[in-house]
Context: one part of a larger RNA
RNA sequence: CGUAGGAAAAUUGAGGGGUUCAAACCCUAGUACGAGAGGACCGGGUUUGACGCACCUCUGGUGUUCCAGUUGUUCUGUCAAGGGCACGGCUGGGUAGCUAAGUGCGGACUAGAUAAGCGCUGAAAGCAUCUAAGCGUCAAGCUAUUCCCAAGAUUAAUUUUCCCUGAAGGAUCGUCGAAGACUACGACGUCGAUAGGCUACAGGUAUAAGUGCAGUAAUGUAUUCAGCUGAGUAGUACUAAUCAUCCGUUUGG
Repeated sequence: CGUAGGAAAAUUGAGGGGUUCAAACCCUAGUACGAGAGGACCGGGUUUGACGCACCUCUGGUGUUCCAGUUGUUCUGUCAAGGGCACGGCUGGGUAGCUAAGUGCGGACUAGAUAAGCGCUGAAAGCAUCUAAGCGUCAAGCUAUUCCCAAGAUUAAUUUUCCCUGAAGGAUCGUCGAAGACUACGACGUCGAUAGGCUACAGGUAUAAGUGCAGUAAUGUAUUCAGCUGAGUAGUACUAAUCAUCCGUUUGG
C1' cells in the first nucleotide's frame, strides 16, 4: 500500500515445512525343520543407542553485580576495623538466569489408492492364460492420520462485537518484561503492584563488628546457626509511571 467505510478480537486451512531410524534381550520355542550339529518364519513384550523438541525439579557447569578465608603493598593520623591495586590478586563455596553430561517427551496406531510381486473368474484361441471386460491382495515409498507455519490464498476467506458527537480505536510519551541488535511483541500508567525502595520469607555464605571472659601472647570462647546478601516469592503506593498532544470522521465507488 492493497484486501472498496473504520476498528477490536476469534477462527478456517489453499498451500508449505518438520518427523520418517536402528539394535539387543525375553516369550512363542530349544518348537517347526534337521541323522546330528544347529536352529527359525509369523506374532507378542521389554530395554537401549543415535537423533530431535522442550525444560531446569534432581546431578552438575557457569555465575568478573553474593558470602567467606588469605598473601604483599598503599591509604583512611595510630590500634582495631576497613577501602584501593596485584589475572575477579589467589583460594573455597554459590541464588536467579543460561546450560548438558541432567530431566521429560517423540518416531505410534490406522485407513485409502498403488509399485514389483502373488491371485480369482475369464475369453480372444472349445485347451491354456492374473487381463483383453471384471474382481482381489500387497511396501520403510504416495495420499491422509501426527507436529509447526499459514488469507499478499491479489481466488486477498469466515464469524462475533463496536463506532460514525474528531467517534470506535490507535499512536506519541513514561514505568518495565521469562520480549528484544534497532524495531517489533507483551504488561502497566494513580480507577495503579509496571519497575525501584521498604517489610517478611526462601536461597547463598558460614557464626559479623563491638564488648565480656580465658590465655604473657598467637588465639579461643559467649553474645550468635550470627552478620551480610544480585537477579527469587509475597505484601506494601514511599519514589517514578505527570500534564498533555497527534492520527483516525461525518453512513461508505